Annotation
The RNA shown here (SAM riboswitch aptamer (S box leader)) has 97 nucleotides and comes from Acetobacterium woodii. The sequence was found by an Rfam model in a public genome assembly. Taxonomically the source falls in Acetobacterium (Bacteria, Bacillota, Clostridia, Eubacteriaceae).

RNA sequence: UACCUAUCCAGAGAGGUGGAGGGACAGGCCCGAUGAAACCCGGCAACCAGCAAACGCAUGGUGCCAAUACCUGCGAUAUUUUUCGCAAUGAUGGGAU
Numbered sequence: 001u002a003c004c005u006a007u008c009c010a011g012a013g014a015g016g017u018g019g020a021g022g023g024a025c026a027g028g029c030c031c032g033a034u035g036a037a038a039c040c041c042g043g044c045a046a047c048c049a050g051c052a053a054a055c056g057c058a059u060g061g062u063g064c065c066a067a068u069a070c071c072u073g074c075g076a077u078a079u080u081u082u083u084c085g086c087a088a089u090g091a092u093g094g095g096a097u
Base pairs, nucleotide, nucleotide: 003095004094005093006092007091008090013041015040016039017038021031022030023029026072027071028070042065043064044063047061048060049059050057051056069089073086074085075084076083
């Protein structure tokens, strides 16, 4: 890199360094000098491993810490934007190559 599979409306700092960006892409709409990214510390969670008879624990490997994966397409419903289903794309874990 492409493939298979599970999950994606819960949860997570009033800390330090840092200084202008960030929310995948496009269009929106937002976040940001009352301090963005990044790094450190801290935390959440429980996918894999480990331990356990099991409930579970949180030791190791990841992951994550604004807004549903911030919203978007299609179908149904509703009729002023509600609810439900499906898809596309993406992210993360595990597997396979």